RNA sequence: CGUGCGCGUGCGCCGAAUCCCGCGAGGGAACCGGGGAACCACCUUUUGGGGUGAAUCGGGCUUCAUCCGCCGUGCAGUUCGCGGUGGAGGCCGCCCGUAGGAGACCUUCCUGCUCCGAACCCGUCAGCUAACCCGGUAGGCGAGAAGGAAGGAAAGG
Repeated sequence: CGUGCGCGUGCGCCGAAUCCCGCGAGGGAACCGGGGAACCACCUUUUGGGGUGAAUCGGGCUUCAUCCGCCGUGCAGUUCGCGGUGGAGGCCGCCCGUAGGAGACCUUCCUGCUCCGAACCCGUCAGCUAACCCGGUAGGCGAGAAGGAAGGAAAGG
C1' cells in the first nucleotide's frame, strides 16, 4: 500500500416494505398489491388459466428418456426384449443475445460506462370496474457514487 473477514458509527442503493401510538397483544397513518358492477371489451375455456415482479422473447449446445431406421443377438419364426449405431425433436442444465429494468441531492432530457434481465405465489378460478371486501410493510446489498443541460431543494455567504 492492497485484499479478505468481524464489530461499531454514519452515509447510501434495490424494493411498497416507512412513520406514529401501545408494557404487550395489537392499533393507526402513509405507501403497495389483489378481488369486485354498470358501460365497454373479450366471445374461448388441458394446448389449463391467472398473479406479484424490470425479469420477457429468441438462437445454439445438450446427459437420460421418446420416435424412426440399420446391424447384431435372445427365440424354429414374427411380435417382443437386449446391445451397438445413424437421424428427428429435445426435459434439467449451460452459452450467446434480447423486450425491459437499476446505478449518490430530486425530476426530466442528452451522451456514456457498469450491472440485472430472477424468483415465488394462486389452485381449475379471476378482463376493465364505482361502492365495497381482503392482504403486505420483507429481504438483500455498496465503498462504488461518470459528464452536460433545464427547473427545484438544501447548505454556505
Molecule: c-di-AMP riboswitch aptamer (ydaO/yuaA leader)
Organism: Streptomyces clavuligerus